Overview: The prediction has a mean pLDDT of 89. Small-subunit ribosomal RNA, central domain from a Saprospiraceae bacterium, 346 nucleotides, folded computationally. Its Rfam family is "Bacterial small subunit ribosomal RNA". Taxonomically the source falls in Saprospiraceae (Bacteria, Pseudomonadati, Bacteroidota, Saprospirales).
Context: one part of a larger RNA
């Protein structure tokens, strides 16, 4: 390379946009590059293969064939692919009307709760646990009421709910803004699919500068527990968690399931459109769940949201350990990340 695979055995890139490339709807004509056929030339000889023959045989040798699967030229064929020119509307897109949603960015506002401060009432405990102690408290705590202040998060609604490419997104409201879906017609006329590199986004933790800091809380301290207890439990508590700007770029980044298109028996929920309705419901789209036929699968299971049947493109796998390590390179302030072996060993 061929072949076989990638939910769970090794294996789907974290996600999107998109360059090159690969692949690409219906139809007419031309061309004849790919493709197919004929003819000619060439494809040295020896060797190798097959047949026959010669040395007594064999090795060896001679001779004939075939092979040399290729290349070049030429004459044709034209279904398919390509190219050129023209046409089409079903793929794709645009316009118009409507709908939905925790989609995004930024501002304003609200209530509950915790903390803190002040005032008041009030007195000896509070807190915490399996039990305690550390801790707080007569310098008046805990509890209760009122006022003030600050930060973070948004109970109920709330749901196999919805939206988003993924990460993710939830109080109310304003502004700006992205997408999706439905309906009927019109417009463009293959404008499409995928996508190596590339670019952008990318939870949490972490890093830099400056703010902020209520609660929580790595580290740390103390109290317990214990044989010990660098833990689990308790009392405190710094970084952090929050904001702005700039980095980091990894996750069980999971549906452990790449994207696109077509096809394949049914049942039953739900979200959101459109149409019909005898208001019971029915039909038809787009999502999102459950159960299943065929089929698939090692099985578990999957089953129109496929892991079924096919096609296109990309990514990835090839025994375990060594090892996601070493070295080199690139990126990063660092932490580290990406790429990624071998010896050896079983």
């Nucleotide at each position: 390379c061929u072949g076989g695979g990638u939910u769970u055995a090794a294996a789907g890139g974290g996600u999107g946009c998109g360059u090159a490339g690969g692949c690409g709807g219906u139809u007419u004509a031309a061309u004849a590059a790919g493709u197919c056929a004929g003819u000619g030339g060439u494809g040295a000889a020896a060797g190798g293969c097959c047949g026959u023959c010669g040395c007594u045989u064999a090795a060896c040798g001679a001779u004939g064939g075939g092979a040399c699967u290729g290349c070049c030229a030429u004459u044709g064929a034209u279904a398919c692919u390509g190219u050129u020119a023209g046409a089409c509307u079903u793929g794709a897109a645009u316009c118009a009307g409507g709908u939905u949603g925790a989609g995004g960015u930024u501002g304003g506002c609200g209530g509950a709760a915790u903390g803190u401060g002040g005032c008041a009432u009030g007195u000896a405990g509070c807190g915490g646990u399996g039990a305690a102690a550390u801790g707080c408290a007569u310098a008046g705590a805990u509890a209760u009421g009122c006022c003030a202040u600050g930060g973070a998060a948004u109970a109920c609604c709330g749901a196999u709910u919805g939206c988003g490419a993924a990460g993710g997104c939830a109080g109310c409201u304003g502004a700006c803004u992205g997408g999706a879906c439905c309906u009927u017609g019109a417009u463009u006329g293959a404008c499409g699919c995928u996508g190596a590199g590339g670019c952008a986004c990318g939870a949490a933790a972490g890093c830099g500068u400056g703010g902020g800091u209520a609660g929580c809380g790595a580290a740390c301290a103390g109290g317990a527990u214990u044989a010990g207890a660098u833990a689990c439990c308790c009392u405190g508590g710094u970084a952090g968690u929050c904001c702005a700007c700039g980095c980091c770029c990894u996750a069980a980044a999971c549906g452990a399931u790449g994207c696109u298109u077509a096809c394949u028996c049914g049942u039953u929920g739900u979200u959101u459109g459109u149409c019909c309705u005898u208001c019971g419901g029915g039909a038809u789209g787009a999502g999102u769940g459950a159960c299943u036929a065929a089929g698939c699968g090692a099985a578990a299971g999957c089953g129109a949201u496929a892991a079924g049947u096919a096609a296109g493109c990309c990514a990835c796998c090839u025994g375990g350990g060594g090892a996601g390590u070493a070295c080199g390179a690139c990126c990063g302030c660092a932490a580290g990340g990406u790429u990624g072996a071998a010896a050896c060993u079983c």